Description
A computed fold for a 96-nucleotide RNA from a soil metagenome, annotated as SAM riboswitch aptamer (S box leader).

[in-house]
RNA sequence: CUCAUCCAGAGAGGCUGAGGGACCGACCCUGUGAAGCCUCGGCAACCGCUCAAUGAGCCGGUGCCAAUUUCGGCAGACGCAAGUCUGGGAGAUGAG
Numbered sequence: 001c002u003c004a005u006c007c008a009g010a011g012a013g014g015c016u017g018a019g020g021g022a023c024c025g026a027c028c029c030u031g032u033g034a035a036g037c038c039u040c041g042g043c044a045a046c047c048g049c050u051c052a053a054u055g056a057g058c059c060g061g062u063g064c065c066a067a068u069u070u071c072g073g074c075a076g077a078c079g080c081a082a083g084u085c086u087g088g089g090a091g092a093u094g095a096g
Base pairs, nucleotide, nucleotide: 001096002095003094004093005092006091011040012039013038014037015036019029020028021027023073024072025071026070041065042064043063046061047060048058049057050056051055069090074087075086076085077084078083
């Protein structure tokens, strides 16, 4: 850079000790323990492998396990408004 997906799903223990949710704003989570590391577990089915096979399974390679990618950010439609919807941008993950 290209393509696909992102309203589903899935946490305990140990070490440690103040931040975290990409950025900005909002709003949240957090000493009843954040982030990080380790162990074990789980989800899922992108890649891979197997199986008479538009699917199913899995000891593998990744990924993930608060909140829709937490919501919005740009543009448009509708609406008195609050707001709702559609598309985009940005980001994340995988494959190339």